[in-house]
Context: one part of a larger RNA
RNA sequence: GGACGAACGCUGGCGGCGCGCUUAACACAUGCAAGUCGAGCGAGAACCAGUCCUUCGGGGCUGGGGACAGCGGCGAACGGGUGAGUAACACGUGGAUAAUCAACCCCCGACACUGGGAUAGCCCGGGGAAACACGGAUUAAUACCGGAUGUCCCAUCUGGCUUUCGAGCCGGCUGGAAAAGGUAGCUUCGGCCUCUGGUCGGGGACGAGUCCGCGGCGGAUUAGCUUGUUGGCGGGGUAAAGGCCCACCAAGGCGACGAUCCGUAGCUGGUCUGAGAGGACGAUCAGCCACACUGGGACUGAGACACGGCCCAGACUCCUACGGGAGGCAGCAGUGGGGAAUCUUGCGCAAUGGGCGAAAGCCUGACGCAGCGACGCCGCGUGAGGGAAGAAGGCCUUCGGGUUGUAAACCUCUUUCAGGAGGGACGAAGCCACUCGGGUUAAUAGCCCAGAGGGUGACGGUACCUCCAGAAGAAGCCCCGGCUAACUACGUGCCAGCAGCCGCGGUAAUACGUAGGGGGCAAGCGUUGUCC
Repeated sequence: GGACGAACGCUGGCGGCGCGCUUAACACAUGCAAGUCGAGCGAGAACCAGUCCUUCGGGGCUGGGGACAGCGGCGAACGGGUGAGUAACACGUGGAUAAUCAACCCCCGACACUGGGAUAGCCCGGGGAAACACGGAUUAAUACCGGAUGUCCCAUCUGGCUUUCGAGCCGGCUGGAAAAGGUAGCUUCGGCCUCUGGUCGGGGACGAGUCCGCGGCGGAUUAGCUUGUUGGCGGGGUAAAGGCCCACCAAGGCGACGAUCCGUAGCUGGUCUGAGAGGACGAUCAGCCACACUGGGACUGAGACACGGCCCAGACUCCUACGGGAGGCAGCAGUGGGGAAUCUUGCGCAAUGGGCGAAAGCCUGACGCAGCGACGCCGCGUGAGGGAAGAAGGCCUUCGGGUUGUAAACCUCUUUCAGGAGGGACGAAGCCACUCGGGUUAAUAGCCCAGAGGGUGACGGUACCUCCAGAAGAAGCCCCGGCUAACUACGUGCCAGCAGCCGCGGUAAUACGUAGGGGGCAAGCGUUGUCC
């Protein structure tokens, strides 16, 4: 000198864009943060209409209506947070997988035949303070379970060919699928057809698992470490190679090219600095990893050993009728605490993206915005021109004067920003079949087409534009001994104090304090901390 997720002191006009618990991975009140599908399924409250009964309270039946709940599907493994742990194939980079998986999406091939029994919900009964749980009866499915089929695919056994010796290809025997679903239209009621979903197999895309070479920290005042340890044979397990696990056998394996141990630490793209080499760091944004009160475990599933799922143990908090239960903000806000220190219990799904759905749409504290904070960067303003050999006042003075100083007053002018008034967006691409229009058709059902209208904006009456008024509302902070740019007076008298280093102060202090003046930067200026 530069830099900062900064803090502190003094000061503070406006805007844009960013950033904002670095400490206690401390504890958390409250609200919200993951649902959706009725075009998979049964049932169906309130309410409405009709009708019947009535003890006049109401009740029954039929139709409409669709809430809450339930079965089922998909999602919930994404998105969001944090950096505790981890010195490791965790990460980066380059490879391998002939050792693998793969839901949703795309392409291709084949198929979808025939049966069955349950169960939640509803109803009834009883248990419990509650959380919840039990028994009985009854019911549906794209829920569940049989049988058939076998292009293909998989597994045991087996024949042949090729081979990089890992395996691949061709053939034979035995075992394994489905939702006949849903939807709209037509129908001669046989069925036809639209869209969508289902099963098996092959390929693709996105993604994931595993393995390997190399690379990136400090300590030798840590020198030896290791028994599933190192290898083999056989087996188990996994989607998958493998001591991953197990039985047996052998005695190996690592290490001064630093094993082991200890300390520290998420890694990277990058960021800061520097001419570079390098050094330091790893906030925001992006990729990967790890974690979700602490420890352990599996279940479901294409995918988890699962932040807002389950079970067990522990600590803590809460409820309790004392028998027993409930909870997990390192999601968004917010609270207490810790700390030098870090924000609103805001608005909206209009946009982008995600989940579900045929769609309308619903959900979305992701996200888009707004609020607070000079925390940072950038921009703008606090007026412009004229105006005396130079007012007053202040300060200094050799008492002549000098300086503040064109500074002010005064004259002319302008009106950014803030203030007031009026107008007023882009972001809407799209989506919606509501009204026209076109197409298909026998059809004025339906369906298709976004051509014309119409609807759809949180931000926001915001940005922006125009007008109004008047210089009007807007300057401070640090420094002035040398380094280092900027000097005098008074006060003080080794006191009070200053100080980054050298050092100032003991009676003329340019170094302390105040004033005048000056220098520097400026909505900031200094100080402290840290890095180069």